Source information
Predicted 3D model of RNase P RNA and transfer RNA as a complex of 443 nucleotides. Rfam match: Bacterial RNase P class A. Rfam classes the family as a ribozyme. Its mean pLDDT, the model's own confidence on a scale to 100, is 75.
[in-house]
RNA sequence: UGAGUCGGCCGGGUGGCCGCGGCCCGGAUCCGUCCGGGUCGAGGAAGGUCGGGGCUCCACAGGGCAGGGUGCCGGCUAACGGCCGGUCGGGGUGACCCGCAGGAAAGUGCCACAGAGAACAGACCGCCGAUGGCUCCCCCGGGAGCACAGGCAAGGGUGAAACGGUGCGGUAAGAGCGCACCGCGUUCCUGGUGACAGGGACGGCACGGUAAACCCCACCCGGAGCAAGGCCAAGCGUGAGGUAGCGAGUUGCCCGCUCCGCCCCCGAGAGGGGGCAGCCUCCAGGUGGGCCGCUCAGAUGGAUGGCCACCGAACCGGGGACCGCGAGGCCCCGGGGAACAGAACCCCGCCUACAGGCCGGCUCACCGU
RNA sequence: GCCCCGGUAGCCCAACUGGUAGAGGCAGUCGGCUUAAAACCGAUCCAGUGCGGGUUCGAGCCCCGCCCGGGGUA
Numbered sequence: 001u002g003a004g005u006c007g008g009c010c011g012g013g014u015g016g017c018c019g020c021g022g023c024c025c026g027g028a029u030c031c032g033u034c035c036g037g038g039u040c041g042a043g044g045a046a047g048g049u050c051g052g053g054g055c056u057c058c059a060c061a062g063g064g065c066a067g068g069g070u071g072c073c074g075g076c077u078a079a080c081g082g083c084c085g086g087u088c089g090g091g092g093u094g095a096c097c098c099g100c101a102g103g104a105a106a107g108u109g110c111c112a113c114a115g116a117g118a119a120c121a122g123a124c125c126g127c128c129g130a131u132g133g134c135u136c137c138c139c140c141g142g143g144a145g146c147a148c149a150g151g152c153a154a155g156g157g158u159g160a161a162a163c164g165g166u167g168c169g170g171u172a173a174g175a176g177c178g179c180a181c182c183g184c185g186u187u188c189c190u191g192g193u194g195a196c197a198g199g200g201a202c203g204g205c206a207c208g209g210u211a212a213a214c215c216c217c218a219c220c221c222g223g224a225g226c227a228a229g230g231c232c233a234a235g236c237g238u239g240a241g242g243u244a245g246c247g248a249g250u251u252g253c254c255c256g257c258u259c260c261g262c263c264c265c266c267g268a269g270a271g272g273g274g275g276c277a278g279c280c281u282c283c284a285g286g287u288g289g290g291c292c293g294c295u296c297a298g299a300u301g302g303a304u305g306g307c308c309a310c311c312g313a314a315c316c317g318g319g320g321a322c323c324g325c326g327a328g329g330c331c332c333c334g335g336g337g338a339a340c341a342g343a344a345c346c347c348c349g350c351c352u353a354c355a356g357g358c359c360g361g362c363u364c365a366c367c368g369u
Numbered sequence: 370g371c372c373c374c375g376g377u378a379g380c381c382c383a384a385c386u387g388g389u390a391g392a393g394g395c396a397g398u399c400g401g402c403u404u405a406a407a408a409c410c411g412a413u414c415c416a417g418u419g420c421g422g423g424u425u426c427g428a429g430c431c432c433c434g435c436c437c438g439g440g441g442u443a
Stems, first nucleotide, its partner, number of pairs: 001365010012311007020041009043340001047351002050349005055225004067221005072086005087101001088099004102216002107214002109210003124156002126152003131149002133146006164182006183205001184203008229292004239282005245257003261276006315335006322329002370442007379395003388426001397413005419435005
């Protein structure tokens, strides 16, 4: 200098003018409100509503089933599927990054096509012909050939995957058949809280993959959500009680006038009783509605904005007599002018969107000393 | 707020338990039939399954995150 990687931060500033919402003070008021002043007024994600918690109501003896979620280890946290550190696996030359990372020797399912054979498998090409068989040769025992019986699974081929890998020995050819190393399993020792790591001994290898297939194991989860929920409470309706009205006089009783709905019962009648309707009063619940919940932002048609001036980084163009071998730096002039997005009960996280910039750690390459 | 469903060709819609990448209809194009056209018959064209990533040998289908559309409920 270039390329990269990780972490943190910012996400326009100042002033003026005109506006918006909440609260407080003062004044005016036709009580509807208006005027003046003060003060406060969006984000790193306020977003998606993915995971938790607070809060509220309902349910609840205890336990289980069903259903859902989480899933290496240790810690943090009110809790979480979050965060921090570590282990293991994978990627990168490296800094570093990524991982839904329990169990496939509990059981079930699936593994298309191709291929001989796809899960306690299999022989197409191939290799062999030790043993048995057949043919031929020769001095009675051997040799040569065939590839019929049969042996083999090294090589080829198929496939995502072929029943440990590489090498040496061995053999008729082969094969964990034997050995060494690696892998795997069992067990022991050491270190570590642990995941796990390192080492020793033994075993000749049994145990393919898939659980983001069913499932098993461990742990967690009662349900609903501020339109939760609480308070006040028109109208209509339910329920309870009362009940002809007016006038004068002394409350009642009595008198006058007006009125005296409908049905049933008792009674000869006068009259009495009951029910319905109407009217009046009251109780409870509660609709419309209002208030609280609700917040030092706090709406419930939803405020936090607009304009102007100056400054202003990245970036673009032009110039330079400065610095540097150079890439470039520095200076001057002009242009340029900020993304994603906006609270609605609150909080902790995650995810997603985002113009551009600043600071710091580290890595690699090249150059100079 | 809470919850559910869907996205496959220009349009409408299939695709079984994940299996070799996708069926059908309408529309389009070409040919036949016809004097010409419609109807009809035959052929043909059109998709990589909303986007990104993952699991798997293999994804339209399973998992995660986004985008879009529709619906239910108080």